Transfer RNA from uncultured Enterocloster sp., 69 nucleotides, folded computationally.

């Protein structure tokens, strides 16, 4: 001086109410388990303000980890 920070994990999304994967959760199938199918639930986006109809997104703070000097 810069990046990152989103759900149990990992990522996507960079002004119009947040999307995928793995996992969990329930049903099928199976003699049982795995493995497959279909179905639920769950994150107001580190935190605090400000702009804006309207902020995860854009301003300013500030914390936390990274990297650099």
């Nucleotide at each position: 001086a810069c990046g990152u920070g989103u759900a149990g994990c990992c990522a996507a999304g960079g002004g119009g109410u947040a999307u995928g994967g793995c996992a969990a959760c329930g049903g099928g199938c199976u003699u049982u388990u795995a493995a497959c199918c279909c179905g639920u639930a769950u994150a107001c986006c580190g935190c605090a303000g400000g702009u804006u109809c309207g902020a995860a997104u854009c301003c300013u703070g500030u914390c936390a980890c990274g990297u650099g000097c």

Source information: The RNAcentral record of the sequence draws on MGnify. Rfam family: tRNA. The family's RNA type in Rfam is transfer RNA. Its mean pLDDT, the model's own confidence on a scale to 100, is 80.